[in-house]
RNA sequence: UUCCCGAAAAGGCAAACCCGGCGUGAGCCGGGGACGCAAAGCCACGGGGCCCGUAGAGGGUCAGCCGGGUUCCCGAA
Numbered sequence: 001u002u003c004c005c006g007a008a009a010a011g012g013c014a015a016a017c018c019c020g021g022c023g024u025g026a027g028c029c030g031g032g033g034a035c036g037c038a039a040a041g042c043c044a045c046g047g048g049g050c051c052c053g054u055a056g057a058g059g060g061u062c063a064g065c066c067g068g069g070u071u072c073c074c075g076a077a
Stems, first nucleotide, its partner, number of pairs: 005075002012037002017032006035064001041070003045067003048062005
């Protein structure tokens, strides 16, 4: 110094829930709030959940379901 890894410190994010707004909806945005998180940063690429669609076709949503890709703070064992 790098990788695996994840103690500590600093800093960061923010589930449920509440308020306001947007959306047919899943859900999203802002504020409050913290259950948790070392990628709980980013990307719908594969699987999966969910919504619209009678259904199918098709379209959408979820990165805090798993895998994958990619970038990144700190440095004890």

The RNA shown here (c-di-GMP-I riboswitch aptamer) has 77 nucleotides and comes from Amnibacterium sp.
The prediction has a mean pLDDT of 88.
Of the family's consensus pairs, 95% are formed in the model.